[in-house]
RNA sequence: UGAUAGAGGCGCGGGCUUCAUCAGUACCAAAAAAGCGAUAGCCAGGGAGGCUGCUUUCAGGGAAAGGGGAGACCGCCGAAGAGAUUAUAUAUCCCGCAUAUAGUUUCUGGGACGCAGGCAGAAUAUGCUGCGGACUGUCACAUCAGUGGAGCGCUAUCAGA
Numbered sequence: 001u002g003a004u005a006g007a008g009g010c011g012c013g014g015g016c017u018u019c020a021u022c023a024g025u026a027c028c029a030a031a032a033a034a035g036c037g038a039u040a041g042c043c044a045g046g047g048a049g050g051c052u053g054c055u056u057u058c059a060g061g062g063a064a065a066g067g068g069g070a071g072a073c074c075g076c077c078g079a080a081g082a083g084a085u086u087a088u089a090u091a092u093c094c095c096g097c098a099u100a101u102a103g104u105u106u107c108u109g110g111g112a113c114g115c116a117g118g119c120a121g122a123a124u125a126u127g128c129u130g131c132g133g134a135c136u137g138u139c140a141c142a143u144c145a146g147u148g149g150a151g152c153g154c155u156a157u158c159a160g161a
Base pairs, nucleotide, nucleotide: 001159002158003157004156005155006154009077011076012075013074014073016071017070018069019068027061028060032057033056034055035054036053040052041051042050043049045095046094047093048092080108081107082106083105084104085103086102087101088100089099090098109136110135113132114131115130117129118128119127120126138149139148140147141146
């Protein structure tokens, strides 16, 4: 220097099955009444274009996705996550927003806890992130206690120089 194999632990991620929540919500909607009404309402924000209804009271009917718990399984130890940016796709078209996938690049060793922190979310669940002090794994320096660094790291074996 290269290859192979490993370790950190409530360790990381994925789809499948199932359960609750989402929610008596969105939506559909009988009868009756009131209001708005093509300069109105709807087609996710704007423009264009299109359609003809919209709101309130209200019998009745009534979801889903995302997120979460559990189970077994699969892929793994930059596992993975987040920011920025580029490209593609997504609603009638264009732009934008948002989401998903892929590329480039930056940051983060790891899990937990705390905060009237921030964002997302129906949510007090959960996820991501910021800060904080401890814990933990690893290497270096110290030796009494400790201090510091980062995963393109660390350990082991083999091969070469």
The RNA shown here (Lysine riboswitch aptamer) has 161 nucleotides and comes from a mouse gut metagenome. Model confidence (mean pLDDT): 79 of 100. The sequence is in RNAcentral, with records from MGnify.